[in-house]
RNA sequence: UGCGAUAAAGGCAAACCCGUCGUGAGGCGGGGGCGCAAAGCCGCGGGUCAGGAGGUGAUCCUGACAGCCGGGCUGCCGAUG
Numbered sequence: 001u002g003c004g005a006u007a008a009a010g011g012c013a014a015a016c017c018c019g020u021c022g023u024g025a026g027g028c029g030g031g032g033g034c035g036c037a038a039a040g041c042c043g044c045g046g047g048u049c050a051g052g053a054g055g056u057g058a059u060c061c062u063g064a065c066a067g068c069c070g071g072g073c074u075g076c077c078g079a080u081g
Stems, first nucleotide, its partner, number of pairs: 001081002003078002011036002016031006034067001040073003044070003047065007
C1' cells in the first nucleotide's frame, strides 16, 4: 500500500414489538437480531420517500434516508499479496 479469513478481541444492528417526539417520511430510548470490514462520520452528486406550492402539469421550496449507488474525511485487527 492492497486484501478481507470457517482467526482473535471487540463493535454496529434489519424486520418486528413497546415507549416517546414529529402532519409525515422518519428520529430517539428499550427489547430483538436479518445482516455488516467502515452498517463510523459528512446530504457533496444521483436516487428514493414525506410535506407544501403550482393548471394538483412541468417544475420549485422545505425536510427524511449514510443499512440504495457514487464521492469526501477518519479508523480496529492481521490469515494473506